Predicted 3D model of a 132-nucleotide RNA (SAM riboswitch aptamer (S box leader)) from Oscillochloris trichoides. The model forms 97% of the base pairs in the Rfam consensus. The same sequence occurs in records of 2 taxa. Model confidence (mean pLDDT): 78 of 100. The organism belongs to Oscillochloris, within Bacteria. Its Rfam family is "SAM riboswitch aptamer (S box leader)". Rfam links the family to the GO term regulation of gene expression. The sequence is in RNAcentral, with records from Rfam and Ribocentre.

[in-house]
RNA sequence: ACCUCAUCGAGAUGGGCAGAGGGACUGGCCCGAUGAAGCCCGGCAACCGCCUGAUGGUAGCCAAUAUCUACCAUAUCCAGUACGGUGCUAAUUCCUGCGCUGGGCUUAUGUAUGCCCAUCGAAAGAUGAGAG
Numbered sequence: 001a002c003c004u005c006a007u008c009g010a011g012a013u014g015g016g017c018a019g020a021g022g023g024a025c026u027g028g029c030c031c032g033a034u035g036a037a038g039c040c041c042g043g044c045a046a047c048c049g050c051c052u053g054a055u056g057g058u059a060g061c062c063a064a065u066a067u068c069u070a071c072c073a074u075a076u077c078c079a080g081u082a083c084g085g086u087g088c089u090a091a092u093u094c095c096u097g098c099g100c101u102g103g104g105c106u107u108a109u110g111u112a113u114g115c116c117c118a119u120c121g122a123a124a125g126a127u128g129a130g131a132g
Stems, first nucleotide, its partner, number of pairs: 003130006014041004021031003025097001027095002042089003047085003051080003054074007093124001098121002101118005
């Protein structure tokens, strides 16, 4: 690289360095010298790990039980924290691409074709976790 699973309508969008590009790709439409990419700090989030909350057992304490304390075991879900690993920090993944369905328009009654709109699904992409 490829493959599997989950998520992608929320949030952050400030400061310093830097100095012309950037939003993956297509077509659009945008952002940018009132400062792009990139780096650092800050911030946001909670995907993974740690930890806390659960249950059961043993021991201690006690006359005894409960409570409490310590240790061990279990296993998902959920909640919390933000310590570690990532990630993110204009616009819904900025919109779009392929397809179904519904509606509208086009034409000459209908069909077909073409165009537009909406919903849904897929593809592509991104991030995490896993597998390899």